Predicted 3D model of a 74-nucleotide RNA (transfer RNA) from a Patescibacteria group bacterium. The sequence is in RNAcentral, with records from ENA and MGnify. Its Rfam family is "tRNA". About the family: Transfer RNA (tRNA) molecules are approximately 80 nucleotides in length. Model confidence (mean pLDDT): 80 of 100.
RNA sequence: GAACUGUUAGCUCAGUUGGUUAGAGCGGUCCGUUCACAUCGGACAGGUCGGUGGUUCGAGUCCACCACAGUUCA
Numbered sequence: 001g002a003a004c005u006g007u008u009a010g011c012u013c014a015g016u017u018g019g020u021u022a023g024a025g026c027g028g029u030c031c032g033u034u035c036a037c038a039u040c041g042g043a044c045a046g047g048u049c050g051g052u053g054g055u056u057c058g059a060g061u062c063c064a065c066c067a068c069a070g071u072u073c074a
Stems, first nucleotide, its partner, number of pairs: 001073007010026004019057001028044005050066005
């Protein structure tokens, strides 16, 4: 320098053909259960979906560029 893959909650990750609530597990807070702790059950909080622009009636999803991480090639 080039190609490809990825970037979504504090962490690990889903998200279908673009469409009517943005989710799961773990973690956090609270409540219940217990003499207490753990386990278990319930509730709640937590996201500008990496950034900027574009296409579209509508974008996490499609397109361009940029940033970061990884793999490969030179």